[in-house]
RNA sequence: CUCUUAUCCAGAGUAGCUGAGGGACUGGCCCGUUGAAGCUCGGCAACCUUAAAAAGGUGCUAAUUCCAGCAAGACAUUUGUCUUGAAAGAUGAGAG
Numbered sequence: 001c002u003c004u005u006a007u008c009c010a011g012a013g014u015a016g017c018u019g020a021g022g023g024a025c026u027g028g029c030c031c032g033u034u035g036a037a038g039c040u041c042g043g044c045a046a047c048c049u050u051a052a053a054a055a056g057g058u059g060c061u062a063a064u065u066c067c068a069g070c071a072a073g074a075c076a077u078u079u080g081u082c083u084u085g086a087a088a089g090a091u092g093a094g095a096g
């Protein structure tokens, strides 16, 4: 990197260092010098592991995966609203 599979409306910091970006992509809408991203520590969860826990391996720690993107259906019909399913993405486990 590719494939298979499961999950994605819950949960989690008034900490330290540092200092300008971040929320995958596009469009929106947001977060951020009252401190972004990153690192450390703390915490959450329970995928793997275990008889079960603990420990450990990962992961996560604003907003539902922040919302929409494609298709179908219902309502309204000027813009639209809602529901369902995909697609894309993220993470775990397994395989190549």
Base pairs, nucleotide, nucleotide: 001096002095003094004093005092006091007090008089013041015040016039017038021031022030023029025069026068027067028066042061043060044059047057048056065088070085071084072083073082074081075080
A computed fold for a 96-nucleotide RNA from Oceanobacillus sojae, annotated as SAM riboswitch aptamer (S box leader). Lineage of the source: Bacteria > Bacillati > Bacillota > Caryophanales > Oceanobacillus. Model confidence (mean pLDDT): 82 of 100.